[in-house]
């Protein structure tokens, strides 16, 4: 410190996840030892049980008990003593009661509480404080009681009740008052203020206890400390505004009760304040805080454990006691649970320590002790103390140790894996030497304790033998993110933070074997912070990604010019006090270390007090013009309203002229029109909008404004410098305006037009497109208040490079209105810095600063739901949430793709020729059918294709009969040669007999019998592959080095001007080269030369003849074959940039790559073959492999594709006569001659071939005949007789004669090839092959037509331009239905919960009246008084009732849209002009 995911790829926006750290945790697997912390977060839920709060006899009676003495009595008898009893004193001991003190503190929980509850400062001149401490002063006399207890007595029990004794430090008077308090007037210092604080006077009023070891303890009053606490104040302290108004004791004042004390705290009377956008009241939801977790910080999240402050003790509510409470283990009432009851009536309060139940994912022992610490009592011993100290439990955390240490290579064996060689576990193990730290055994044995006293504990350490023995798991291995094979599985079964894996070779799923990390633990799960600069104070944004309000005006608020001057609020500097201990931090101790702990420092960024500073903020004064304003004195404008006027068009009326259409379209067709339209003339009406002037001109805040004229009116610029003097900027709320459509009332309606009618289109066509046509458009007057209200770009202010239009103004120079300088305002363009993701902004900033004000925070649910406010409605503003995605989104890039554009090209189309589709009849393929009709090939690019050749073989199918190491290969070992004729069975494989036969170069060949490793598979899978192959297409493309431009995908080079068959050249350019294509080289033709001539050739000579180069001979000629030569835009002219080129000529055999061929770049199409062949992985193994025989691949209602042959006279048919190329041939061409009408037969010369055969070319030519017909056209069928070939010709071959003579009379829609020796047409000859082409591959004869042009169709190229496409238009992508499932809104209502409100009952307890009952203390001689109580009655009031609402929540028949799902259904709305541009 980042990192994955949005794309084909990029850069940016943007979420969503991850890697870190944490815990009062939980789960899952797994557990050796100690130390130190911790441990009900849920039910504040309900509690059995025993303990948490006593305690003083030195406060007082009395009890009991014991001991002396004593009084005295009884027993026993060892006659003085024991036992029991009993008076009275005294001692010691325990204690029920009265009586102090203590139960307000210690433990505990966080439910309530948004509050002066808490933090932090401060204040009390508005207060109190038991025990403690210091100081001063007393502590005298007296009274009357009540418990206990006795007696009785009620109840079941709890607990009384009545009578009668009794003591105190219990309870009351009384003096006494140093000194306090009160009331009065005075004096004197002080304080923010009320007021305090000192000194005098005078009058008044309240104390006390006692015990006692004589030391003291104890008590009263009083000040003063110290502690603890009460109020009260500034200032912090959560969320929501879909809570905006709240409040009657409410705010003040007066006088009073009240309190320890101020206060409406309360009352009674007076006034009507009070709080609230700085967020009052509401609703929700929390105890605060030091601190704790994270973080670089700033923050954010939390408040277990330890510490402070509060609250509450089953829920309310209430007091008494007492310093101190409205009191956890006190009391009374109310309600609710529970236990007891004898039905009358009682008892209780674990949020104390343990325990249970019960909730829960979840959380511990009815343990020891008071030895320490410390707390209440007491003088003390003492006692009590679930405070505490300690132990148990749990790996809940932190922290430490340990499970061995060293050597050990045969790299053991297992294992896993292999390419079988090997690798990997791996020094790992074993094995040797060593050690003893935990645990375990034995012995010793602390400190915690200043004399004693030790729960912990025979702990903690030590010290000693003994055994490597007793001690490792978990999670991960596809990226992120460290770490990899194998097998199973096959979109299954699982995985998964996220991206996502799994559909037969899963490094991602199980499981192994390795490896990684961590380690008594590892892993999920959950939460919180970080990574997230993803709320942005630090430290974000807002043209196009999510975001500028539709525009002014202006109010609270924020901000705000120059100069002096004062003040000190902000700021800024020093002191002071405070900021509790802990914790952190950093330093230096203690436990072996650590963790834990102890000491020190500094720190706690804050708050307050008080001393300066005065610069900048603030304020006060004084003052100044530049910012703003008003004055003057000019000027442009569709700026606004109101009111007249005006002309050209439409349409309508009337008449005129004038005759059949007119109108409308892509093409009609509704419509109008002989009742005279339409057209054209002439008048009239009406309404509405104002061509041309017209301009990225000009006015205004936008919204918007355009014939003229006229009133009124707003605002803007210049110029000037006469006036005020900071009057300004912004602007939440408010108020105003605010295109169109709509609304309401009332006019007007020419044209245009939502709806609605009709005709076209179309598979439909509620649309586009034609005819009509109604609200509306138009006007007054109101209402709505939204728009893609836009520059998607708030307002205002300064600053920051040029340049070039244009609008209105000023100045200057000028003869000049021109032009030119130069200034100020608007409005555009181009563009440097500098912004930006880029695109682009770029003085009209999107730059650089500065102020206000809107708004944003992933996508969709959604601008929806409620809910409020507005509106007559439509409807508008405000505006979530469940739920669901990993994305949605911006600019840019390469491509592909458009019924985008441009430029070129192609037999692409036109402009020809000749088919083709009809017909037959061959071929091939679909379907059918079959036992089987093998199998593959599928638009162009399958379909006379694999197949250049199925009667048997082929053969792979398909039925039947056989084999099973096999029909083929290799391996070892044995035995035999091998084999060959022949007979018999059978269909044939084969099987059974027989005869013959006896190899070698000694390696070994070949049989053959058994086992076994293996063979075989045209079985599957071209979507696992090599390899070949089509195809785009002989199109001009495809790419790279370095350079340089971009943040980058990438671009450039390759584009641009021109050319070309060409990315072919040239010419310009941030590009300069280069390589794969192109082209050239290579064939072959076409000319000419050299050389060579046999089997080819024959001009000359010369011989021969069948008149034949047939022979000598030759080397001219044709030819043959090898080598040259030739053609290069060389020449010359136009044209063009003087280039490349290109037009035309001129020579030539050929002229602008001469024909023609081989030759196919990077790539595309999971394109074709697994049945050429090679090959992984499955798969079949007496069969999915081998053998035979037969039969299929040849079937046949049918459809296509290719072809041959016709359908005739440019013809058929006879007869006749000519002229090639290029090719085969030994199991072969096969001649001559004979025979057969042919087919062919019979013969067998000649030839491995320029010599010989095949072989006759045939169309043409000549000359006859046919004379337009289903023919003398066509041959199809089929009948019969032949021939060849082969083992075989029936399924199922070709060929010949003869006879038979079908359909065709030129071919719908549509489609096909061809631009010259080219279509056509004419025949030949070859592969394959025994046979068997109409097909395939070649060869030559004869030989045309056309091509204006590129505007269309079909491909291609190249620029451009859109794009929501990238699996790339055969894409992508809406909306309704119909189907499940999920949340959610609405609903007639139901049901619960919560806070208030009004009223009605009202318990207890205070207060207040009353108090005829009752009463000891003081008063009185008494009567009686006073005080008091008890009853009674008022206020208040808790629960409770009742009613009307308010809010949340559950939940409801139906019902609404939403979201998500497999491949459903009907359209094609949008992305290209998306085929009517889109969009609001």
């Nucleotide at each position: 410190a980042g990192a994955g995911u949005u794309u084909g790829a990029u850069c940016c926006u943007g979420g969503c996840u991850c890697a870190g750290g944490a815990u009062g945790a939980a789960c899952g697997c797994u557990g050796g030892c100690g130390g130190c912390g911790u441990g009900c977060u849920u039910a504040a839920c309900a509690c059995a049980u025993g303990c948490a709060a006593g305690u003083c006899g030195a406060a007082c009676g009395g009890g009991a008990a014991u001991u002396a003495c004593u009084u005295u009595u009884u027993a026993g008898c060892u006659u003085g003593c024991u036992a029991a009893g009993u008076u009275g004193u005294a001692a010691u001991u325990c204690u029920a009661g009265u009586g102090g003190c203590g139960g307000a503190c210690g433990g505990g929980u966080g439910a309530g509480u948004a509050a002066c509850g808490c933090g932090u400062g401060g204040g009390u001149a508005a207060c109190c404080u038991g025990c403690c401490u210091u100081a001063u002063a007393c502590c005298g006399g007296g009274g009357g009681a009540c418990a206990a207890c006795a007696g009785u007595u009620g109840g079941a029990a709890a607990c009384g009740g009545c009578u009668g004794c009794u003591a105190a430090u219990a309870c009351c008077g009384c003096a006494u008052a140093a000194g306090c308090g009160c009331a009065c007037a005075g004096u004197u210092u002080c304080g923010c203020a009320u007021g305090a604080a000192a000194c005098a006077g005078u009058g008044u009023g309240a104390a006390a206890a006692a015990c006692u070891c004589c030391g003291g303890u104890g008590g009263u009053a009083u000040a003063a400390g110290a502690u603890g606490g009460a109020c009260c104040c500034g200032c912090g302290u959560c969320u929501g505004a879909u809570u905006a108004g709240c409040c009657a004791g409410u705010u003040g004042g007066c006088g009073g009760u009240g309190u320890a004390a101020c206060g409406g705290a309360c009352c009674a009377c007076c006034a009507a304040a009070g709080c609230g956008a700085c967020g009052a009241u509401c609703a929700g939801u929390a105890g605060c805080c030091g601190g704790c977790c994270u973080g670089a910080g700033a923050g954010g999240g939390u408040g277990a454990a330890c510490g402070g402050c509060c609250a509450c003790a089953u829920u309310g509510g209430g007091a008494c006691u007492g310093a101190g409470a409205c009191a956890c283990g006190g009391c009374c009432c109310a309600a609710a649970c529970u236990c007891c009851u004898a039905c009358g009536g009682g008892a209780g309060g674990c949020a104390g320590c343990a325990g249970u139940g019960g909730g829960g994912a979840a959380u511990a022992u009815u343990g020891c002790a008071c030895a320490a610490u410390g707390g209440a009592g007491g003088a003390a011993a003492c006692u009590c103390u679930g405070a505490u100290g300690c132990a148990g439990c749990g790996a809940c955390g932190c922290c430490g140790c340990g499970u061995g240490a060293g050597u050990g290579a045969a790299g053991a064996a297992g294992u896993a894996u292999u390419u079988c060689g090997g690798u990997a576990u791996g020094u790992a193990a074993a094995g040797c030497u060593c050690u003893a730290u935990c645990a375990g055994c034995a012995g010793g044995a602390a400190a915690g304790a200043a004399a004693a006293u030790g729960a912990c504990g025979g702990u903690a350490c030590c010290u000693g033998a003994c055994u490597a023995a007793g001690a490792a798991g978990c999670c991960c291995c596809g990226g992120c993110u460290a770490a990899c094979u194998a097998c199973g599985u096959g979109c299954c079964a699982g995985c998964a933070g996220c991206c996502g894996c799994g559909g037969u070779a899963a490094u991602a799923c199980g499981u192994a074997g390795g490896g990684g990390g961590c380690a008594a633990g590892c892993g999920u799960u959950a939460u919180c912070c970080g990574g997230a600069a993803u709320u942005a104070c630090u430290g974000g944004g807002u043209g196009u990604a999510a975001a500028g309000g539709g525009a002014g005006u202006g109010u609270a608020g924020g901000c705000g010019g120059g100069a002096c001057u004062g003040c000190a609020a902000g700021u800024c500097a020093g002191a002071u006090g405070u900021g509790a201990a802990a914790u952190a931090u950093g330093c230096c101790g203690g436990c072996u270390c650590a963790a834990c702990u102890g000491g020190c420092a500094g720190a706690c960024u804050g708050c307050a007090u008080u001393u300066g500073a005065a610069a900048c903020u603030g304020u006060g004064g004084u003052u100044c013009u530049u910012g703003a304003g008003u004055g003057a004195a000019g000027u442009a404008g569709a700026g606004g309203u109101a009111a007249g006027c005006g002309g050209a068009a439409u349409u309508c009326c009337u008449a005129g002229u004038g005759u059949a259409g007119c109108g409308g379209u892509g093409a009609a067709a509704u419509g109008c029109g002989u009742a005279g339209a339409u057209a054209u003339u002439a008048g009239g009406a009406g309404g509405a909008a104002c061509a041309u002037c017209a301009g990225u001109g000009g006015c205004g805040a936008a919204g918007g404004c355009g014939g003229c004229u006229u009133a009124c009116u707003g605002g803007g610029c210049u110029u000037u410098a006469a006036c005020u003097g900071a009057c300004g900027c912004u602007g939440a709320g408010g108020c105003u305006c605010g295109a169109a459509a709509g609304c309401g009332u009332g006019g007007g309606g020419a044209g245009c037009a939502a709806a609605c009618a009709g005709g076209a289109u179309u598979a439909g066509a509620u649309a586009c497109c034609c005819u009509g046509g109604u609200a509306g458009u138009c006007c007054a007057c109101g209402c709505u208040g939204u728009a893609a209200a836009c520059g998607a770009u708030g307002a205002u202010u300064a600053c920051u490079a040029g340049g070039u239009g244009u609008g209105g103004g000023g100045g200057g120079a000028c003869u000049g209105a021109c032009c030119c300088c130069u200034u100020c305002c608007g409005u555009g363009c181009c563009g440097c810095a500098g912004u930006u993701a880029a695109c682009a902004c770029a003085a009209u900033a999107a730059g650089u600063a500065a102020u206000c004000c809107a708004c944003c925070u992933g996508g969709g649910g959604a601008g929806u739901a409620c809910g409020g406010c507005c509106g007559c409605a439509a409807g508008g503003c405000u505006g979530a949430a469940a739920c669901u995605c990993a994305a949605a989104g911006g600019a840019a890039u390469u491509g592909a793709c458009g019924g985008g554009g441009g430029c070129c090209c192609g037999c692409a189309c036109a402009a020809g020729c000749a088919g083709u589709g009809g017909a037959g009849u061959a071929u091939g393929u679909g379907g059918u059918u079959u036992a089987a009709u093998u199998c593959g090939a599928a638009g162009c690019a399958a379909c006379g294709c694999g197949a250049a050749g199925a009667a048997c073989c082929u053969u792979a199918c398909c039925a039947g009969g056989u084999c099973u190491u096999g029909a083929c290969a290799u391996c070892g070992a044995g035995u035999g040669a091998a084999g060959u004729g022949c007979u018999c069975a059978g269909a044939g494989a084969u099987g059974a007999g027989u005869a013959c036969g006896u190899c070698u170069u000694c390696g070994g060949a070949c049989a053959c019998a058994a086992a076994g490793a293996c063979a075989g598979g045209u079985g599957g899978u071209g979507c696992a592959u090599g390899g070949u192959u089509g195809u785009c297409g002989u199109c001009a493309g495809c790419u790279c080095g370095u350079g340089u431009c971009g943040u980058g995908a990438g671009a450039u080079g390759u584009u641009g001007g021109g050319u070309u068959a060409a990315g072919u050249c040239c010419c310009g350019c941030a590009a300069c080269g280069a390589g794969c294509g192109c082209a050239a080289c290579c064939c072959u033709u076409g000319c000419u030369g050299a050389u060579a001539g046999u089997u080819a050739c024959u001009a000359a000579c010369a011989c021969g003849c069948a008149a034949u180069g047939g022979u000598g001979a030759g080397g001219a000629c044709u030819c043959u074959a090898u080598c040259a030569g030739g053609a290069c835009u060389g020449c010359c002219g136009g044209g063009g940039a003087c280039a490349a080129c290109u037009c035309g000529g001129a020579g030539g055999a050929a002229g602008g790559u001469g024909g023609g061929g081989a030759u196919g770049a990077c790539g595309u199409c999971a394109a074709a073959u697994c049945a050429u062949c090679a090959u992984g992985c499955c798969c079949c193994u007496u069969a999915u492999g081998a053998c035979c025989u037969g039969g299929g691949c040849u079937a046949c209602a049918c459809a296509c594709g290719u072809g041959c042959u016709a359908c005739a006279a440019u013809g058929g048919c006879c007869g006749u006569u000519a002229c090639a190329a290029a090719g085969a041939g030994g199991u072969g061409c096969g001649a001559a001659g004979c025979c057969g009408c042919a087919a062919g037969g019979c013969g067998g010369a000649g030839c491995a071939g320029a010599u010989c055969u095949c072989a006759a070319a045939a169309a043409a030519g000549c000359g006859g005949u046919c004379u337009c017909a289903g023919u003398u056209c066509g041959g199809a069928u089929u009948g019969u007789g032949g021939g060849c070939u082969g083992c075989a010709a029936c399924c199922c071959g070709c060929c010949c004669a003869c006879a038979u003579g079908a359909a065709g009379u030129c071919g719908g829609a549509g489609u096909u090839g061809c631009u010259a020796g080219u279509a056509a047409u004419c025949g030949c000859g070859g592969a394959u092959c025994a046979g068997c082409a109409u097909g395939c591959c070649g060869c030559g004869g004869u030989g045309a037509a056309u091509a204006c042009g590129u505007u269309c169709c079909c491909g291609g190229g190249c620029c451009u331009u859109g794009u929501a496409c990238a699996c790339a238009c055969c894409g992508c992508c809406c909306g309704u239905c119909a189907c499940a499932c999920c949340a959610u809104g609405g609903g007639a209502g139901u049901u619960g919960a919560u806070a208030g409100c009004a009223c009605c009952c009202g318990a207890a307890a205070c207060u207040g009246g009353u108090g005829a009952g009752g009463u000891a203390a003081c008063c009185g001689c008494a009567a009686g008084g006073g005080g008091c109580c008890a009853g009674c009655c008022a206020g208040c009031u808790a629960a409770g009732g009742u009613g009307a609402g308010a809010u949340c929540a559950a939940u409801g028949a139906c019902u609404g849209g939403g979201g998500u799902g497999a491949a459903g259904u009907c359209g094609u709305a949008a992305c290209a002009a998306g085929g009517u541009a889109a969009c609001c």